This is a predicted structure of a 73-nucleotide RNA (transfer RNA) from Agathobacter sp. Its Rfam family is "tRNA".
[in-house]
RNA sequence: GUUGAUGUGGCGCAGUUGGCAGCGCAUCGGACUGAUAAUCCGAAGGUCACAGGUUCAAGCCCUGUCAUCAACA
Numbered sequence: 001g002u003u004g005a006u007g008u009g010g011c012g013c014a015g016u017u018g019g020c021a022g023c024g025c026a027u028c029g030g031a032c033u034g035a036u037a038a039u040c041c042g043a044a045g046g047u048c049a050c051a052g053g054u055u056c057a058a059g060c061c062c063u064g065u066c067a068u069c070a071a072c073a
Stems, first nucleotide, its partner, number of pairs: 001072007010025004019056001027043005049065005
């Protein structure tokens, strides 16, 4: 350089038919305990990489850019 894949809370990921952004772990608060752990209940936390387009409506479709990874050169 060419081709492909990936980019979604702190971390790992789902969302595959365009229609309320979710799960697990972690964090915080509470219950339980003499106290901790485990367990249970609850809460907070997201410009869905960036910019533009299509649409009544975009994490999802289209275009460009950036980053990471892989293959080829």

Annotation:
Lineage of the source: Bacteria > Bacillati > Clostridia > Lachnospiraceae > Agathobacter.